This is a predicted structure of a 534-nucleotide part of an RNA (small-subunit ribosomal RNA, 5' domain) from Thiomicrorhabdus arctica DSM 13458.
The prediction has a mean pLDDT of 87.
It was read from a public genome assembly.
Lineage of the source: Bacteria > Pseudomonadota > Piscirickettsiaceae > Thiomicrorhabdus > Thiomicrorhabdus arctica.
[in-house]
Context: one part of a larger RNA
RNA sequence: GAAUGAACGCUGGCGGUAGGCUUAACACAUGCAAGUCGGACGGAAACGAUAGAGAAGCUUGCUUUUCUAGGCGUCGAGUGGCGGACGGGUGAGUAACGCGUGGGAAUCUACCCUAUAGUUGGGGACAACGUAUGGAAACGUACGCUAAUACCGAAUAUGCUCUACGGAGUAAAGGAGCCCUCUUCUUGAAAGGUUUCGCUAUAGGAUGAGCCCGCGUGAGAUUAGCUAGUUGGUGAGGUAAUGGCUCACCAAGGCGACGAUCUCUAGCUGGUUUGAGAGGAUGAUCAGCCACACUGGGACUGAGACACGGCCCAGACUCCUACGGGAGGCAGCAGUGGGGAAUAUUGCACAAUGGACGAAAGUCUGAUGCAGCCAUACCGCGUGUGUGAAGAAGGCCCGAGGGUUGUAAAGCACUUUCAAUUGUGAGGAAGAUUAAGUAGUUAAUACCUGCUUAGUUUGACGUUAACUUUAGAAGAAGCACCGGCUAACUCUGUGCCAGCAGCCGCGGUAAUACAGAGGGUGCAAGCGUUAUUC
Repeated sequence: GAAUGAACGCUGGCGGUAGGCUUAACACAUGCAAGUCGGACGGAAACGAUAGAGAAGCUUGCUUUUCUAGGCGUCGAGUGGCGGACGGGUGAGUAACGCGUGGGAAUCUACCCUAUAGUUGGGGACAACGUAUGGAAACGUACGCUAAUACCGAAUAUGCUCUACGGAGUAAAGGAGCCCUCUUCUUGAAAGGUUUCGCUAUAGGAUGAGCCCGCGUGAGAUUAGCUAGUUGGUGAGGUAAUGGCUCACCAAGGCGACGAUCUCUAGCUGGUUUGAGAGGAUGAUCAGCCACACUGGGACUGAGACACGGCCCAGACUCCUACGGGAGGCAGCAGUGGGGAAUAUUGCACAAUGGACGAAAGUCUGAUGCAGCCAUACCGCGUGUGUGAAGAAGGCCCGAGGGUUGUAAAGCACUUUCAAUUGUGAGGAAGAUUAAGUAGUUAAUACCUGCUUAGUUUGACGUUAACUUUAGAAGAAGCACCGGCUAACUCUGUGCCAGCAGCCGCGGUAAUACAGAGGGUGCAAGCGUUAUUC
């Protein structure tokens, strides 16, 4: 000199853009953070519409109310599907194929895309519910009824798997809209047709993931030897898959001064910072990877987890209890206590972007978009402009003449950024939906899908940005320093005292070094100090 996720002191006008527990991976009150689908299913607790029946009030055809009807909008709880493995947080552990980079072969991959072939015909349950019953609660138990895209046989097998090449094994599920062109009954339906969303098998792709290897990636030798599934082989088991991954048997290997083992420290990278560079330091925000989710262990489900807001066991802690037994996990967003020099609101909205579910409308989303707080940082703007010598008054100095503050102020003439005030008002909105037309599909002018036109409609921010009206210099400057390094000097007080100090050093009666004042220098909504890095 540059830098910082900074802190402290004094001071503080506005805006934009960023950032904001570096400490206790300490403990957490409260609310919210993962749901969704009725177009898979049986249904109907709630709300509403409609229809019917009853009752009451009376304005005599309305209002209120009760009951019935899942057939209708919908829908609590339940069965079922998909998603809760993403998104969000943290850096405790890890010196490791963890990360970075470059390769590899023995693998899996839901949803998505492409292609081929199918989607036949049956069965028995279990919730919900009902009845009975246990428990303080959490939660159960027994019996009975029932549906499905839940579950299980059978058939078929383009294929796929296994094979001793004879053969053996192995699937599926339906839902919704529309229509009668053909057949049957003739309002209209059934079989059927058609559109669409699904389902099954296989192949390929895409995406994601698992595994192996070369090289690189801290410190200590005041750590020199380490190792028994250890190193290799054979065979088996296990896995999606290779492999001592596991086991039986056999051999005696394997690593190490090119630093094994042990100990300490640490998430890694793109980057950030400094520097001319080489290098050093660092790893906040943002992005990629990894690890973790009260501590330790375990598996289940699933395409994917050994799963932050799932399960089981053990432990510590907290809470409830009828003492028998139960409940919990903010390193999600806010917020509280504690620790600390130190770090924010128990805010608004799903309008946009993205995600989950859904055919869709839509629902959910503390992701996200915004707002609030903080000079924490960077950038920009302002705190007026011109004129003005009687060089005013006052202050300070003085050799008492004057000098300086100083064109500074006052005065005069202007301007109005920003803030204040009045009104107007973009863009972020793409879509969604209704109607008509048209094209595709089709037997079809249904339905459905695409396109065009017209209408309606969607903004948290938001009293938005921007523009505009009005008024008046009006509302807006401090901090550090002035002995040398180092830009800037005098007076007074003090008297080795009080004090200063980054280094050298100042102070013991004329202190430009302490304290105050006047003056000056530097930076400026900041300025200094401290800490850390180069």